RNAcentral holds the sequence, with entries from MGnify. A computed fold for an 84-nucleotide RNA from uncultured Peptoclostridium sp., annotated as c-di-GMP-I riboswitch aptamer. The coordinates come from a structure-prediction model, not an experiment, and the mean pLDDT is 83. Of the family's consensus pairs, 95% are formed in the model.
RNA sequence: AAAGGGCAAACUUGUCAAAAGACAAGGACGCAAAGCCAAGAGUCUAAGAUGCAUAUUACACAUUAUGACGGUCUGGCUGCCAAA
Numbered sequence: 001a002a003a004g005g006g007c008a009a010a011c012u013u014g015u016c017a018a019a020a021g022a023c024a025a026g027g028a029c030g031c032a033a034a035g036c037c038a039a040g041a042g043u044c045u046a047a048g049a050u051g052c053a054u055a056u057u058a059c060a061c062a063u064u065a066u067g068a069c070g071g072u073c074u075g076g077c078u079g080c081c082a083a084a
Stems, first nucleotide, its partner, number of pairs: 006031002011026006029071001035077003039074003042069003048064004
């Protein structure tokens, strides 16, 4: 190369969550590590906390990850088939 298999974006429905988002089913845009980790960078959210304001409270606003993403980049670990 070929063949066999693998994963599954958007979107829809349901459940969970404060949110970001996750999970399940359907669905395939893509993917040779779109397997695992989540260390560095990055991105998203802001319940709680802190700040601001006020006579006080609440709302609003600002900051913040201890919450996430990882199908954004780097790094670490592992790994299928493979003819002439």